[in-house]
RNA sequence: GGAGUCGGCCGGGCAGUCGCGUCGUUCACUUUGAACGCCGAGGAAAGUCCGGGCUUCGCAGGGCAGGGUGCCAGGUAACGCCUGGGCGGCGUGAGCCGACGGAAAGUGCAACAGAGAGCAGACCGCCGAUGGCCAUUUGUGCCCGUUUGACAUGACGAUUCAUGUACUUGGCGUGCGCUUGCGCACGCCCAAGUGCCUCUGCACCGCCAUGAAGGGCGCAAAUGGAUCAGGCAAGGGUGAAACGGUGGGGUAAGAGCCCACCGCGUCGCUGGCAACAGUGGACGGCACGGAAAACCCCACCCGAAGCAAGACCAAAUAGGGGAACGAUGGCGUGGCCCGCGCCGUUCCCGGGUUGGUCGCUCGAGCCAGGCGGUGACGCUUGGCCUAGAGGAAUGACUGUCACGCCGCAAGGCGCACAGGACCCGGCUUACAGGCCGACUCCAUUG
RNA sequence: GCCCCCGUCGUCUAGAGGCCCAGGACGCCACCCUUUCAAGGUGGAAAUCGCGGGUUCGAAUCCCGCCGGGGGCACCA
Numbered sequence: 001g002g003a004g005u006c007g008g009c010c011g012g013g014c015a016g017u018c019g020c021g022u023c024g025u026u027c028a029c030u031u032u033g034a035a036c037g038c039c040g041a042g043g044a045a046a047g048u049c050c051g052g053g054c055u056u057c058g059c060a061g062g063g064c065a066g067g068g069u070g071c072c073a074g075g076u077a078a079c080g081c082c083u084g085g086g087c088g089g090c091g092u093g094a095g096c097c098g099a100c101g102g103a104a105a106g107u108g109c110a111a112c113a114g115a116g117a118g119c120a121g122a123c124c125g126c127c128g129a130u131g132g133c134c135a136u137u138u139g140u141g142c143c144c145g146u147u148u149g150a151c152a153u154g155a156c157g158a159u160u161c162a163u164g165u166a167c168u169u170g171g172c173g174u175g176c177g178c179u180u181g182c183g184c185a186c187g188c189c190c191a192a193g194u195g196c197c198u199c200u201g202c203a204c205c206g207c208c209a210u211g212a213a214g215g216g217c218g219c220a221a222a223u224g225g226a227u228c229a230g231g232c233a234a235g236g237g238u239g240a241a242a243c244g245g246u247g248g249g250g251u252a253a254g255a256g257c258c259c260a261c262c263g264c265g266u267c268g269c270u271g272g273c274a275a276c277a278g279u280g281g282a283c284g285g286c287a288c289g290g291a292a293a294a295c296c297c298c299a300c301c302c303g304a305a306g307c308a309a310g311a312c313c314a315a316a317u318a319g320g321g322g323a324a325c326g327a328u329g330g331c332g333u334g335g336c337c338c339g340c341g342c343c344g345u346u347c348c349c350g351g352g353u354u355g356g357u358c359g360c361u362c363g364a365g366c367c368a369g370g371c372g373g374u375g376a377c378g379c380u381u382g383g384c385c386u387a388g389a390g391g392a393a394u395g396a397c398u399g400u401c402a403c404g405c406c407g408c409a410a411g412g413c414g415c416a417c418a419g420g421a422c423c424c425g426g427c428u429u430a431c432a433g434g435c436c437g438a439c440u441c442c443a444u445u446g
Numbered sequence: 447g448c449c450c451c452c453g454u455c456g457u458c459u460a461g462a463g464g465c466c467c468a469g470g471a472c473g474c475c476a477c478c479c480u481u482u483c484a485a486g487g488u489g490g491a492a493a494u495c496g497c498g499g500g501u502u503c504g505a506a507u508c509c510c511g512c513c514g515g516g517g518g519c520a521c522c523a
């Protein structure tokens, strides 16, 4: 110098003019008006997503259902928040991200592709050890054979398988009859058998011709083929996902089949409160894939409603109509049951009022300091009071300064997101710009 | 202020992890029929499933966060 990470904070300042609202005091006083004084939005006031205070229901007890949370420890009024730690992922790093219990309880899911999708599988491929098959060679046994001619080739003669058709039997189908499991009829042509017709006429058989001395069968062994059964899961291929990895041995080929190392699991030991980590301890050849933001299981938590909650005062009105149930009931009570309490109670239509006071802001409050703690946070000392209204107020303009953009300049333009309504702690979302601190990486110089 | 519900072609809707780059009806467009129009027939176009993240191999569907729209709520007798 560049790039980046984390934490904290601010989010316009000053002056002037004109206005607005609550409250207090004073004056006028008819509803109200005037003067003065104090105060008058946020880091998110937002979304209403969690948690709590507060209030009412009967203090709310038990069970089921439902909902939520989900590594461990701590903080807190509480939480789904925060802090610290563990594990996993990303990043060179500072750091960041994580709905991060259970899939060896159960049920279900995985389209398409693929041989096989859950305790699976064999398409290509490898092998074919073993048992067959075929070929060749060798050995051996038997048979035939040299003029009584094996075997090969060719001619001739005789003879069929098959196909078609008919019939019979069985089977199957349909429909009808009923005696309900039989009969009859038709069909199929599935199977078997028999007869008949036509064509061709292999092999076998007989005989002839030619060649000719070896030929055939069986058994055993060896070699080969990759042909069948079979073996394999190494490699290819499919897919989002395919049942440990590397090397060696082994094998017919292979494979945790065996071995070494790595990984994994269980138990033990060590460290830690724990999550978890380590392990040159033992055992297991590996079994245990994904998904619970599918049902579910386990552990823990949750009563419901909400300030239009609710309390009091005042005013007004038809004290009307309908429905439900009537004590095994109705209501409180919320999804249900039990328990508890009250008993003419609830709901609808119709009617009336749109007044006042409280709740309401002193509070898990804010600021500064000290102490404890790694930290969230806790304890303590001192100081401060800071919107609380009807739904309505909290603003506008001018000048100047700051910031950003444009312009040579004069100057011009812009200045975010957004606003209380019972309060608080968080989360999430929106947000122009700026400040401070800590840290990381790269380059360069000394 | 508080509490609920909903969002899919222009409109009304189906869908409940894969058979869906989403089906149907009305409407729209083109052609046929008709002298012409309507009706009828045939074909077609038309959806970032409100938006953004996540879970999953895969999301209209499950989860989270936003956005938009709609509805209800006082007291008395």
Base pairs, nucleotide, nucleotide: 001442002441003440004439005438006437007436008435009434010433012401013400014399015398016397017396018395020040021039023037024036025035026034027033028032042417046428047427049426050425051424052423053422054306055305056304057303061338062337063336064335066302067301068300069299070298071085072084073083074082075081086100087098088097089096090095101297102296106295107294109290123236124235125232126231127230130229131228132227133225134224135223136222137221138220139219140218141217142216143215144214151211152210153209154208156206157205164196165195166194167193168192169191170190171188172187173186174185175184176183177182178181244262245261246260247259248258249257263286264284265283266282267281268279269278270277271276310358311357312356313355320349321348322347323346324345325344329343330342331341332340351522352521353520365384366383367382368381369380370379371378372377403414404413405412406411447519448518449517450516451515452514453513456472457471458470459469464503474490475489476488477487478486496512497511498510499509500508